[in-house]
About this RNA
A computed fold for a 1467-nucleotide RNA from a metagenome, annotated as small-subunit ribosomal RNA. Its mean pLDDT, the model's own confidence on a scale to 100, is 81. It matches the Rfam family "Bacterial small subunit ribosomal RNA".
RNA sequence: AGAGUUUGAUCCUGGCUCAGAACGAACGCUGGCGGCGUGCUUAACGCAUGCAAGUCGAACGAGAACGUUCCCUUCGGGGAGCUAGUAAAGUGGCAGACGGGUGAGUAACACGUGGGCAACCUACCCGGAAGUGGGGGAUAACUUUUCGAAAGAGAGGCUAAUACCGCAUAACAUCUUCGGGUCUGCGGAUUCAAAGAUCAAAGCUUGCCUCUACUUGUAAGCAAGCGCUACCGGAGGGGCCCGCGUCCCAUUAUCUUGUUGGUGAGGUAACGGCUCACCAAGGCAACGAUGGGUAGCCGGCCUGAGAGGGUGAUCGGCCACACUGGAACUGAGACACGGUCCAGACUCCUACGGGAGGCAGCAGUGAGGAAUUUUGCGCAAUGGGCGAAAGCCUGACGCAGCGACGCCGCGUGGAGGAGGAAGGUCCUCGGAUCGUAAACUCCUGUCGAGUGGGAAGAAUUCUGGUGGAAAGAAUACGUCCAUCAGUUGACGGUACCACUGGAGGAAGCCCCGGCAAUACGGAGGGGGCCAGCGUUGUUCGGAAUUAUUGGGCGUAAAGGGCGCGUAGGCGGUCUGGUCAGUCAGUUGUGAAAUCCCUCGGCUCAACCGAGGAACUGCAGCUGAUACUGUCAGACUUGAGUCCCGGAGAGGGUAGCGGAAUUCCCAGUGUAGCGGUGAAAUGCGUAGAUACUGGGAGGAACACCGGUGGCGAAGGCGGCUACCUGGACGGGUACUGACGCUGAGGCGCGAAAGCGUGGGGAGCAAACAGGAUUAGAUACCCUGGUAGCCCACGCUGUAAACGAUGAACACUUGGUGUUGCGGGUAUCGACCCCUGCAGUGCCGGAGCUAACGCAUUAAGUGUUCCGCCUGGGGAGUACGGUCGCAAGGCUGAAACUCAAAGGAAUUGACGGGGGCCCGCACAAGCGGUGGAGCAUGUGGUUUAAUUCGACCACGCGAAGAACCUUACCUGGGUUUAAAUUGCGAUGGACCGCUCCAGAGAUGGAGUUUCCCUUCGGGGCUGUCGUGAAGGUGCUGCACGGCUGUCGUCAGCUCGUGUCGUGAGAUGUUGGGUUAAGUCCCGCAACGAGCGCAACCCCUACCCUUAGUUGCCAGCGGUUCGGCCGGGAACUCUAAGGGGACUGCCGGUGAUAAACCGGAGGAAGGUGGGGACGACGUCAAGUCAUCAUGGCCUUUAUGUCCAGGGCUACACACGUGCUACAAUGGGUGGUACAAUGGGUUGCGAUACCGUGAGGUGGAGCUAAUCCCAAAAAGCCAUCCUCAGUUCGGAUUGCAGUCUGCAACUCGACUGCAUGAAGGUGGAAUCGCUAGUAAUCGCGGAUCAGCACGCCGCGGUGAAUACGUUCCCGGGCCUUGUACACACCGCCCGUCACAUCACGAAAGUUUGCUGCUCUGGAAGUCACUGAGCUAACCGUAAGGAGGUAGGUGCCGAUAGAGUGGCAGGCGAUC
Repeated sequence: AGAGUUUGAUCCUGGCUCAGAACGAACGCUGGCGGCGUGCUUAACGCAUGCAAGUCGAACGAGAACGUUCCCUUCGGGGAGCUAGUAAAGUGGCAGACGGGUGAGUAACACGUGGGCAACCUACCCGGAAGUGGGGGAUAACUUUUCGAAAGAGAGGCUAAUACCGCAUAACAUCUUCGGGUCUGCGGAUUCAAAGAUCAAAGCUUGCCUCUACUUGUAAGCAAGCGCUACCGGAGGGGCCCGCGUCCCAUUAUCUUGUUGGUGAGGUAACGGCUCACCAAGGCAACGAUGGGUAGCCGGCCUGAGAGGGUGAUCGGCCACACUGGAACUGAGACACGGUCCAGACUCCUACGGGAGGCAGCAGUGAGGAAUUUUGCGCAAUGGGCGAAAGCCUGACGCAGCGACGCCGCGUGGAGGAGGAAGGUCCUCGGAUCGUAAACUCCUGUCGAGUGGGAAGAAUUCUGGUGGAAAGAAUACGUCCAUCAGUUGACGGUACCACUGGAGGAAGCCCCGGCAAUACGGAGGGGGCCAGCGUUGUUCGGAAUUAUUGGGCGUAAAGGGCGCGUAGGCGGUCUGGUCAGUCAGUUGUGAAAUCCCUCGGCUCAACCGAGGAACUGCAGCUGAUACUGUCAGACUUGAGUCCCGGAGAGGGUAGCGGAAUUCCCAGUGUAGCGGUGAAAUGCGUAGAUACUGGGAGGAACACCGGUGGCGAAGGCGGCUACCUGGACGGGUACUGACGCUGAGGCGCGAAAGCGUGGGGAGCAAACAGGAUUAGAUACCCUGGUAGCCCACGCUGUAAACGAUGAACACUUGGUGUUGCGGGUAUCGACCCCUGCAGUGCCGGAGCUAACGCAUUAAGUGUUCCGCCUGGGGAGUACGGUCGCAAGGCUGAAACUCAAAGGAAUUGACGGGGGCCCGCACAAGCGGUGGAGCAUGUGGUUUAAUUCGACCACGCGAAGAACCUUACCUGGGUUUAAAUUGCGAUGGACCGCUCCAGAGAUGGAGUUUCCCUUCGGGGCUGUCGUGAAGGUGCUGCACGGCUGUCGUCAGCUCGUGUCGUGAGAUGUUGGGUUAAGUCCCGCAACGAGCGCAACCCCUACCCUUAGUUGCCAGCGGUUCGGCCGGGAACUCUAAGGGGACUGCCGGUGAUAAACCGGAGGAAGGUGGGGACGACGUCAAGUCAUCAUGGCCUUUAUGUCCAGGGCUACACACGUGCUACAAUGGGUGGUACAAUGGGUUGCGAUACCGUGAGGUGGAGCUAAUCCCAAAAAGCCAUCCUCAGUUCGGAUUGCAGUCUGCAACUCGACUGCAUGAAGGUGGAAUCGCUAGUAAUCGCGGAUCAGCACGCCGCGGUGAAUACGUUCCCGGGCCUUGUACACACCGCCCGUCACAUCACGAAAGUUUGCUGCUCUGGAAGUCACUGAGCUAACCGUAAGGAGGUAGGUGCCGAUAGAGUGGCAGGCGAUC
């Protein structure tokens, strides 16, 4: 530091995800030790039990028991001493307001930070300076008694105090009056002096007798110590006030009546509406009041480079709370965690009358929960309370226990050790790997175990000794200081040290590659971390993904529809003042801990200690004055005013005009008009349309008219008049920053729509009709109402767009156009040059993701406003607000997805465009589709109808009766039907005959080896073993081969150039071609695979060669090239020639090329074949073959017999034969070519009606045979009919092949004589020796051909043309497609599920207002009851108090609202 993910690929935008660190964690697996930390985050839920706050006898009165000793005893017991002035209880003092817990509440002066109190308090402690005199009355305890279950309460009686109450004294205290000084925030504070008034106390302990009394020693007294009272001051603590900071929601916008202020009073320690009376009407709020939600705050902690973000456990500071709500008392301090009172809920006790309680103290328990410990030890240390002290108390604290919960450290061994052991795994069987790993050898000894030793933490405690100091009458007591000795340890016999023994007791967790799925399981190996490892959750980071640092808004999300303008923000030039901002210095503060640095202590580290730095903050003081602010003055360039001028659909009102449509009237006139792709509805004989004349009415303004003008935008278009806004040019006179922007606000705002009233020619939603269509609630047509028009009012939205906010400044250019001006020239105008203001186009730098923008910026800057933060849900719901309504504005969430998107690229596609081609259409000829049959497929059937192929279907199959054969049934067989290695064994094997059997097979019989170097070998049978076999699966694991697009003209590469890139260029363009064929041009230049050519056949000629082929001429002839002969011709088969746009003319860029012509057998690739680019279809084939993997092994192998592949209601494809006269029958007669032939073709001849048979000449083939070619031609019959057409079907009889024609062959004869009379929609082939038609041959093959592959004979028609259908090529365009249009994708409906909203209502919680009622309690009033202290002349009074009343007042209740939530038929 980044990475993955949108796409075929690219760049960008943008979200999601991952890698890091952390945690009070939890869960899973695993687990040796130690140190230091840490441990209910949930139910502030309920709590059993124990403990957590007492102490003081040196404040006070009273005062046991158990036990023990002694005495007495009636032996039951009693008394005395000790226990002991002890325990327990009480009065009193101090402390229970600290310490400890928790975070419910609290959005607040609660907290943080900095200040203030001239508005305050402070027990204990310290310092200072005084006092501590003299009296009184009670009361608990105790005792007697009453009530009660208890808790407890009441009454009578006794008593003490450092308890309580008067009195005295008293100021440097407080108050009042008056005078002076100082300071000041001007309110006051403080100080000095004077006068007056008011207020206090308590004793205890110890010691000593110098003085006095009794005189032993004690008391008074003295002394010391501790107390007490009043005052001043300090320290520490607290209270109050203020500035600043401190979460979310505006779908919370107004809130407030003690409210804001004043006067007076009360109250408080103290200011204050804190409270009350009166007066005034204020106060807060967009810089967010009020309301709602959430939350203890901070130091810090986590993260981050930082800025920030998150968090507020442990430790520390503050606050709040103590079952819930309320209240006060006491006190220095509380409205009090382990106090009181009241109310409520809950739990417990109860004799039912009534009582008791509060773990958010430490342990512990239940519950909740994913989850959080021992009912431990000790006050030894530190700290706290009380005490004079000893001491007591202390779940604070110190320790221990539990938990890998975290951090840190250590170990589970070290060195050597290759036959690289065994074993595992893999394997191409060679080996590789686990792996120096192990074993083994030599060592070491941490941890754990055992044995022994053994700290520090302990001292300014206390006790005792010694020495000293002050006070003192004192050598006393006590206090203080120094020093010595002794005592005190929970942890704990712990840390640590030594020794013993011996590698022994101690490694897991997760992930990954590969194994023919990455899942699961297992196995082997590797990697990461390591006593842990993973998972989950959460936070920050990455995320510049809320952007201050540090983002954006033309098209990705995002500029408000436009203006005016308030607050606010920002603001021209010069001078001066000030110093608020700003900057500098300094002072105070910023607690400690933490972080950082240095040093130090535990063996190291974690941890801990010390010092430093830092704490980026706040405040005070001093200074600087450039900039900003502010104040004052000045300026003119920003802005505005004034004068002159012209332009304009700028706005408003009124009037006027012509063309056109429609309607009305009249006339002419007759059958149609109208409308459409075509029609129909419609109008018209009641006279339309058309034409003419006249009239009515409404709306809109042709031409001009123009990327021309005006306006802020919406928008504005006939003419004239009036009213009126703005901009511009020129002039410079005036004002003197008056400016820019603009949250809210106000106004304007197309169309449609709404309200009221008019108007209504035309057009025209809705609606009606006619068409179209599968339908057609549409497009088209005929009608037609709102509406469009006017007036007034509302609505307030648009793709309100330049998808581009406003203003200002700056930054190369070119060329139009509008308005105004200047200059030159001219007689004048135009033209030309130029300035300003607008409005267009092109384009540079720059910017941009690209497209593009480019002085009219999307460039470079400044200011202000608006807006955005993934897609969907959704501009929806709810709420609010506006509106008459429609609806507008504001505007979420649940849930869901991993994308959604922008620009550009390459393809593909388009019922987009351009160009071009093809039997693609068209023009023709003949078919198919109808019939019968053949054949294939589907389907069905079946034991099986084997399998595959589906742009396939007379295809694999160039030939299923058995075989084939893979299928079925049945019968056999298991080293096997075949091949082969090794071992053992036999000698023949084979063949032939017979028997059983359907056969395979089995049995019997017969027959019987070869070579040899004599070792053996060959061949062969049997057994064992290794190995087989499989038409079993996967063609989506593969090779090879093949099909298709398509014989279409395309497909690419190198270098260069362009582009951020995918890519582009080249290959596009202009021509041309069958062709990316060629030419020209060009940031391209070349090249490759394709095209073409090279190859074969064919058409012409030549040469060579003539047998089996040929025969022109010559001879012979049996008349047959038969013979002699010939080598000319045909032909055969080798080699050549020929054709190249070569020649001529024209067109064309003078090119390529095209057109025409000549010559030529052939002319523009002559015709045909072979030849198939990059690729596509996971196309086809594992059943040709080959092959990985899987499956099978007495079977899915193999052998055999029989059956099946030939089934048959049907459907489809491909063919054959026909339907007839261009024909059929019969007779005669002519002309081919390709081929094949020795297990073969088979002639002549004979037999048979025939298929065929007999027979065998010839032929291993230019020689012989198949072999007859057929259509044709000649002649004749048939005469339009189911026929002399057609031949299916069936019967009989045969022939041939074959082991065998039943299932299931072909052919022949006789007989039979079906459908069919040219075939619906639809569809196929063919452009010339082609189609059509006619026959012939061959492969396969025993036999079987209408199929297939070839051959020749006869031999056409048509092509205007490219609009359309199909397919294809190139360019271009659009795209939301890329599995690429057989794409993508939208909506309804059905079912299921989830989330949210609405819903009659119902229910829960919180809360406002108005009331009712009113506990405890403070305060006030009252107080006839009661009443110790004081007064009193003894009557009484003062004072106090029970009780009563009043204000306030919690829970509670009533009514009425608000907010939030749950449920809810249904939508």